RNA sequence: CAGCCGGACCGGACGGUCGCUCGUUGCUUUUUUCGAAGAGCUGCGGGAGGAAAGUCCGAACUCCGCAGAGCAGUGUGCCGGAUAACGUCCGGGAGGGCCGGUUCAAGCCGGUUCGACGGCAAGUGCCACAGAGAACAUACCGCCCGGGCCGCAAGGCCCAGGUAAGGGUGAAAAGGUGCGGUAAGAGCGCACCGCCGCGGCAGUAAUGCAGCGGGCAGGGCAAACCCCACACGGAGCAAGACCAAAUAGGGAGGGAUUUUCUGGCGAGCCCUCGGGCCAGUCAGAAAAGCGUGUCGGCUCGAUGCGCCACAACCUCCGGGUAGGUCGCUUGAGCCCCGCAGUAAUGCGUGGCCCAGAGGAAUGACCGUCCCGCGGCAGCAAUGCCGCGGACAGAAUUCGGCUUACAGGUCCGGCUGCCUA
RNA sequence: GGCUCUGUAGCUCAAUUGGAUAGAGCAUCGGUCUUCGGAACCGAGGGUUGGGAGUUCGAGCCUCUCCAGAGCCA
Repeated sequence: CAGCCGGACCGGACGGUCGCUCGUUGCUUUUUUCGAAGAGCUGCGGGAGGAAAGUCCGAACUCCGCAGAGCAGUGUGCCGGAUAACGUCCGGGAGGGCCGGUUCAAGCCGGUUCGACGGCAAGUGCCACAGAGAACAUACCGCCCGGGCCGCAAGGCCCAGGUAAGGGUGAAAAGGUGCGGUAAGAGCGCACCGCCGCGGCAGUAAUGCAGCGGGCAGGGCAAACCCCACACGGAGCAAGACCAAAUAGGGAGGGAUUUUCUGGCGAGCCCUCGGGCCAGUCAGAAAAGCGUGUCGGCUCGAUGCGCCACAACCUCCGGGUAGGUCGCUUGAGCCCCGCAGUAAUGCGUGGCCCAGAGGAAUGACCGUCCCGCGGCAGCAAUGCCGCGGACAGAAUUCGGCUUACAGGUCCGGCUGCCUA
Repeated sequence: GGCUCUGUAGCUCAAUUGGAUAGAGCAUCGGUCUUCGGAACCGAGGGUUGGGAGUUCGAGCCUCUCCAGAGCCA
């Protein structure tokens, strides 16, 4: 210097003109219950992101539900810590991959990187095809002892056995490597590695280290059912709360009544038990009154109808729609510094206020500069011209994860080249 | 804005507990038959199982993530 990998950060800058939205000062105007509210103009201030996205997790907040316990269901899953919480983050452990070193070999050591990493030694299930055999192991080829037959011999064939070393199949073949041993073999024996059990030491723990005992039992799959431990009520700001038109519908009141007579029923009281008195109620009739319609000569009169009923009409109440207001942005908030901690993070001092729309604002144009690419001119420095500058856009608010992203800056590591 | 669900050939659907060349009908194409067409018969092509990653010996199926589409909520 170039390339690659990892991490952190920025994600065009300045100025002008016009415009949008929110808040606010002033002015004008309309309504007015005289408190104020609405509209317009003007000045000032604020106005997208690292992901605002996907809605995949976790919460705040709100409403609904809720005696307690169990079952079902869903999720999480090495250990410790951080946090309001989390499936997130930090640190550690064990494991896998790659590279390098080392060993006869298995293995061991170092570096780097990755992951949803409890239990298959509780039970059940699955392991296709291939292969002799796929889980109470298995004898296809091969190897070997013995017996028989053939053959001069080398050897071949048959029978009965031994054998898991070798071949072959497979993703996986019942500990691995080496030496010994054996007829051939085999944890059959030994050493090392792995595994199991026991107690010891170190560590908060996961786990590690060394020792003793055991020749080794127990293949893989739980992102198969399941078991164990822990956690979880449901819905979501279109949650929810308040104010409240027109129309339709609901409820209450008014509209909408008294008197007399006759008859029936009849609680109660009196009683000489024959009956009598009588509140009330039902039916009918009459009178007055009220309401309403029609007509007329309209402060009135005539006449019809209704008056215990689902009338018109009037008043009031409540639910609720449109609409409006709140929720709505001061919050697990941002910045600087210091302290504690390996870190995530926490604590403290000081400073700051940083969008709140609701068919939904945050834009457009111009100029100068910046970055990249291409062309032309020039020995070069450089100049001129053209093109391009991403992904994407708040919608209750936070903490994470995931995904998209032109270009640039810084830090660390590795590799290569050049120079000294 | 929030919530729920779906995705297999051009279309409509299958695929047993995860076992592999992913099938069927319609459609398309070619041939036979016919004067021609249809129907019928014979045959063929057509699939990134929406994309990617993981678990597993093995994924259409299990898990995660992204994409597309549909429905519901004032």
This is a predicted complex of two RNAs, RNase P RNA and transfer RNA, with 494 nucleotides together. It holds a member of the Rfam family "Bacterial RNase P class A". Rfam links the family to the GO terms dimeric ribonuclease P complex, ribonuclease P activity and tRNA processing. Rfam classes the family as a ribozyme. The coordinates come from a structure-prediction model, not an experiment, and the mean pLDDT is 77.